[in-house]
Context: one part of a larger RNA
């Protein structure tokens, strides 16, 4: 030291967040007991007084030995009252510091706050002012009840029936519960307005037999162009011609360039006005150029070596392409009956909302700004503004009060807590109950009296453990 215990000088809460812890009181029987009270309490209030052995004595309670008498002879009655013993009064004597001698065994008062009490609860931090209660108050429910629980059959409410039995709010008692129905809730109405499901007028898309147009294929007929056979005509002749290529090139076309003139417009100078000067662009006119094209002319050339008679134009045949015109089929567009399908949704339409009332011990609310009395101050009073009504009564710095340790008063030397008060109620308030209020309370706050190692200030003994050593 840490844990049980004891004791203690002077003081006695100066400790401490609070007397936490301890200490003190304690029984039993007499006195004797206040405010307040719901008259029951409070109450064991408070405060006190006596108690233990001995002998004696007093009345008296139980029990009922013993003996006696009565008769109706019995589990009979009457009468005695020895012993023992139970609670008590009275006297007288006696010990010790103490007599309820140990164990056992209320501390007490005073103000006040909360909650009526008794009672529940956070098993294991919270016992309380929370919860709950009896009482009061609204609300539902006529019984196959209203609610509950189950899908349901069924059960519970009840083997009960509005003096019931649900569910909701306050919470004993005592005096009392004021105003607002505007909103939300709920009851009630049912005229209009709104709407579900149902009906399904009407428009509108889509499909498409058929109309129509357009292509295309195929037949048929004209017409045109090539090709190709047969036929005369013309031209040139040992040559004609037919493509390319070169060159020259008639009229006529012809991108573009372009002298030269040149309205008009833009700037700059200058200007009393018209006018002017300088540059710079510039519609148009256009002397003249002009690539190309294309016509005839001439020359080469053809090598896969052009044609052999060639060129031109006419006519008759056939083939073969294009066109045009009628016709089958086809393909696409357009339009499009009915029916099928999508899709619009006129009208029908009930509760319910919307509307009209009611209800607040239904949820829930219950102001603002200025003036105003013959000291001052303060405003019964008056003005206006807004509200559904504007907070009645009671109480109030409170379990509610921020500013605060509010200001007075008590109580202490000293009081942020406590008590009584004032009302400036940041931000009480009336069954989300408002104000009291005797009893209760392991309730919370303050104050006394008594007691004390709780403290000033710690000491000492008894144990038990811790430690050291064996």
């Nucleotide at each position: 030291c840490u844990c049980g215990g004891g004791u203690g000088a002077a003081g006695g809460a100066a400790c401490u967040a609070g007397g936490c812890a301890a200490a003190a009181u304690g029984g039993u029987a007499c006195c004797g007991u206040a405010a307040c009270u719901u008259c029951g309490g409070g109450a064991g209030a408070a405060g006190g007084u006596a108690c233990g052995c001995u002998c004696c004595u007093c009345a008296u309670g139980g029990u009922g030995a013993u003996u006696g008498g009565a008769c109706u002879u019995g589990c009979u009655c009457c009468a005695u009252g020895a012993g023992c013993u139970g609670a008590g009064g009275g006297g007288a004597g006696u010990c010790g510091a103490a007599g309820u001698g140990a164990c056992c065994a209320g501390g007490u008062g005073g103000c006040u706050g909360c909650a009526a009490c008794u009672g529940u609860u956070u098993a294991u931090c919270a016992a309380a002012a929370a919860c709950a209660u009896a009482g009061c108050a609204c609300u539902c429910u006529g019984c196959a009840a209203a609610c509950u629980c189950g899908u349901a059959a069924g059960a519970g409410g009840a083997c009960g029936u509005a003096u019931a039995g649900g569910g909701u709010g306050u919470g004993a008692c005592g005096c009392c519960u004021g105003c607002c129905c505007g909103g939300u809730g709920c009851c009630g109405g049912a005229a209009g307005g709104u709407u579900a499901a149902u009906u399904g007028a009407u428009g509108g898309g889509g499909u498409u037999a058929c109309c129509u147009g357009a292509c295309c294929u195929c037949u048929u007929a004209a017409u045109u162009g090539c090709u190709u056979u047969g036929a005369g005509c013309u031209g040139c002749a040992a040559g004609g011609c037919a493509a390319a290529g070169a060159c020259a090139u008639a009229a006529g076309c012809g991108a573009g360039c372009a002298a030269a003139g040149g309205a008009g417009u833009u700037u700059a100078c200058a200007u009393a006005c018209c006018a002017g000067u300088a540059a710079a662009u510039g519609a148009c006119u256009g002397c003249g150029c002009g690539a190309g094209g294309g016509u005839u002319g001439u020359c080469u050339u053809u090598a896969a070596c052009g044609c052999c008679g060639c060129a031109g134009a006419u006519c008759a045949g056939a083939g073969u392409a294009a066109u045009u015109a009628a016709g089958u089929g086809g393909u696409c567009a357009g339009g499009g009956a009915a029916g099928c399908u999508c899709u619009u949704g006129a009208u029908c339409g009930a509760a319910g909302c919307c509307c009209c009332g009611g209800u607040a011990a239904a949820c829930g609310g219950c102001g603002g700004c200025c003036g105003u009395a013959a000291c001052u101050a303060u405003a019964a009073c008056g003005g206006u503004c807004c509200u559904a009504a504007g907070g009645u009564a009671g109480c109030g710095a409170a379990a509610u009060u921020c500013c605060u340790u509010g200001u007075c008063g008590g109580g202490u030397a000293a009081g942020u807590u406590c008590c009584g008060a004032c009302c400036u109620g940041c931000a009480c308030g009336a069954a989300u109950g408002g104000c009291g209020u005797a009893a209760u309370g392991a309730u919370g706050g303050c104050c006394a009296c008594g007691c004390u190692g709780u403290c000033u200030c710690c000491a000492c003994c008894c144990g038990a453990g811790a430690c050291u050593c064996a």